Predicted 3D model of RNase P RNA and transfer RNA as a complex of 490 nucleotides. Its mean pLDDT, the model's own confidence on a scale to 100, is 78.

RNA sequence: CAAGUUGGCCGGGUGAUCGCGUCUGGAGGCGUGAGCCAUCCAGCCGAGGAAAGUCCGCGCUCCACAGAGCACGGUGCCGGGUAACACCCGGGGCGGGGUGACCUGCCGGAAGAGGGCCACAGAGAAGUGCAGUGCCGGCCCUCACACCCGGCCCCUCUCCCGUUCGCGAAAACCGCGAACAGGCGAGGGAGUGAUGGUGAGGCCGGCGAGGGUGAAACGGCGCGGUAAGAGCGCACCGGCGUCCACAGCAAUGUGGGCGGCCAGGCAACCCCUACCAGGAGAAAGGCCAAACAGAGGCGAGGCGCUGCUCGCGCCGCUUGAGUCUCGGGUAGGCCGCUAGAGUCAGCCAGCAAUGUCUGGCCGAGAGAGAUGAUCGCCUAAAACAGAACGCGGCUUACGGGCCGACUUGGACA
RNA sequence: GGGCGCGUAGCUCAGCUGGUUAGAGCGCACGGUUCACAUCCGUGAGGUCGAGGGUUCGAGUCCCCCCGCGCCCACCA
Numbered sequence: 001c002a003a004g005u006u007g008g009c010c011g012g013g014u015g016a017u018c019g020c021g022u023c024u025g026g027a028g029g030c031g032u033g034a035g036c037c038a039u040c041c042a043g044c045c046g047a048g049g050a051a052a053g054u055c056c057g058c059g060c061u062c063c064a065c066a067g068a069g070c071a072c073g074g075u076g077c078c079g080g081g082u083a084a085c086a087c088c089c090g091g092g093g094c095g096g097g098g099u100g101a102c103c104u105g106c107c108g109g110a111a112g113a114g115g116g117c118c119a120c121a122g123a124g125a126a127g128u129g130c131a132g133u134g135c136c137g138g139c140c141c142u143c144a145c146a147c148c149c150g151g152c153c154c155c156u157c158u159c160c161c162g163u164u165c166g167c168g169a170a171a172a173c174c175g176c177g178a179a180c181a182g183g184c185g186a187g188g189g190a191g192u193g194a195u196g197g198u199g200a201g202g203c204c205g206g207c208g209a210g211g212g213u214g215a216a217a218c219g220g221c222g223c224g225g226u227a228a229g230a231g232c233g234c235a236c237c238g239g240c241g242u243c244c245a246c247a248g249c250a251a252u253g254u255g256g257g258c259g260g261c262c263a264g265g266c267a268a269c270c271c272c273u274a275c276c277a278g279g280a281g282a283a284a285g286g287c288c289a290a291a292c293a294g295a296g297g298c299g300a301g302g303c304g305c306u307g308c309u310c311g312c313g314c315c316g317c318u319u320g321a322g323u324c325u326c327g328g329g330u331a332g333g334c335c336g337c338u339a340g341a342g343u344c345a346g347c348c349a350g351c352a353a354u355g356u357c358u359g360g361c362c363g364a365g366a367g368a369g370a371u372g373a374u375c376g377c378c379u380a381a382a383a384c385a386g387a388a389c390g391c392g393g394c395u396u397a398c399g400g401g402c403c404g405a406c407u408u409g410g411a412c413a
Numbered sequence: 414g415g416g417c418g419c420g421u422a423g424c425u426c427a428g429c430u431g432g433u434u435a436g437a438g439c440g441c442a443c444g445g446u447u448c449a450c451a452u453c454c455g456u457g458a459g460g461u462c463g464a465g466g467g468u469u470c471g472a473g474u475c476c477c478c479c480c481g482c483g484c485c486c487a488c489c490a
Base pairs, nucleotide, nucleotide: 001409002408003407004406005405006404007403008402009401010400012378013377014376015375016374017373018372020046021045023043024042025041026040027039028037029036030035048384052395053394055393056392057391058390059389060281061280062279063278067310068309069308070307073276074275075274076273077091078090079089080088081087092107093106094105095104096103097102108272109271114270115269116266117265118264133210134207135206136205137204138203139202141201142200143199144198145197149196151192152191153189154188155187156186157185159183160182162180163179164178165177166176167175168174219237220236222234223233224232238262239261240259241258242257243256244255245254246253247252285335286334287333288332294326295325296324297323298322301315302314303313304312328489329488330487342361343360344359345358346357348355349354414486415485416484417483418482419481420480423439424438425437426436432470441457442456443455444454445453463479465477466476467475
């Protein structure tokens, strides 16, 4: 310098003029009243990082100062933070992407709690499962083969044994040679299938290695073993369970021993387990003012804002609580209402989230609902969008800008 | 402001405890019947299941998150 990753911050500023709203003060006025003014003047102040979606968690209010159990519901690695959380921080395990900084998904239990599902394809889809192809054994049931081998028959040859004859001095022993017969072996030939053998088919049985199907097929590989095979046995590797040691608060990690234990997936299906959770919501709720008109049905129990049982409180049991339907009246004022788990800075503790202390700052609070417009300057002012009881998060939308840290590549010193 | 519910073909709706190809009626197009039209008969087209992400072998269905639409609520006697 270029490309990129990540954390934090900002979300126009300023001046003039006009306009709107709350509040304060003054003037004037209105209302039976509580109180008020869309009248005039002056002054201060006047939307957000998401005010949004209402997805979580709280405060606050009412219902027992919120009670018990079950159901229903939610959360789920570990530790910490917090008022609390499904949030945040730090760490762990298993994956995915990137050269890298870094980003990103998942997380209790599927193995002694249990049930359920796994379509199609495939022989077989879950406790001991499968035999279609295949490997192997048996039966000797059927067929074929003489160009596999063996047996039976013939021929030739080597060797061996025996008998006879000839030769050597040779009757015999001994040696050499020949013939005959036999045997082992080798070679060749002809047939033979009611024998062994080979091949094909059938039947019975064994097998889980190979092929094939599928998202998934019940460890991998080698040796042994076997009729063929197989953790069937063994070595190594992987997984699981269990025991021990060490490190860590823990999740977990590292190392070692033992056990052939080899166990599929789904719990964002039921379920089990640990923990959490009473309900309703500011139209909550409280005070005041004004006005009116009740009628009918059901009814002995009802109400206390999800269901059931209990408990507590209140009202009622025919002079009838409550509830439903129809009808009537008022839709006026005040409080709740904004200074709060607030925010900024510093010190300290902590890796961090965060917390203690000290100091500073806080000037929307409407009720048909205010926060706007024009012009000038700042190179340009253009994004998403607007409070409605408040707060902490998450998620979603968003033009642009600023700062820090880091990575990769290149250049120069 | 708060609390609930619903989105499937042009319209009105089904779709079971996730399963192979999402159906029905009306409407639409074409053909037949008729002199012609309606009716009737036959054939056919038409769906990102509101959008996106996730769980799963597999999602209209289960979970999360956006978008759109609809309903309800005050006080007095």
Notes:
It holds a member of the Rfam family "Bacterial RNase P class A". Rfam links the family to the GO terms tRNA processing, ribonuclease P activity and dimeric ribonuclease P complex.